[in-house]
């Protein structure tokens, strides 16, 4: 440098749940937890998912229903960038 992830070691991340903040919502942050990750490290570039405050249309007394991201999700699947130890 390249190609690899076992039967290996050191070390990392951390799902549901709970509690607290935070946000319209989804989502987030911090602690505990630990189901799993060999990139569950970074980027919302392409699909995908998810929420609808503001905006628009429709309606009503009041309420309310429908469209949309400018909100999100990197632990949905590509893509790019980067990186520990081990084998070849």
């Nucleotide at each position: 440098a390249g190609u690899u992830g076992a039967u290996a070691a050191a070390g990392g991340c951390a799902a549901a749940c709970u509690a607290u903040c935070u946000g319209a919502a989804a989502g987030g942050a911090u602690a505990g937890g630990g189901c799993g990750c060999a990139a569950a490290g970074u980027c919302a570039u392409g699909g995908g998912u998810c929420u609808a405050a503001a905006g628009c249309a429709c309606u009503u007394a009041a309420a309310g229903u429908g469209c949309u991201a400018u909100g999100a999700c990197a632990g949905c699947c590509a893509g790019a960038c980067u990186a520990c130890c081990g084998g070849c």
This is a predicted structure of an 88-nucleotide RNA (c-di-GMP-I riboswitch aptamer) from an Atribacterota bacterium.
Model confidence (mean pLDDT): 86 of 100.
The source organism's lineage runs through Bacteria, Pseudomonadati and Atribacterota.
It was read from a public genome assembly, where an Rfam model found it.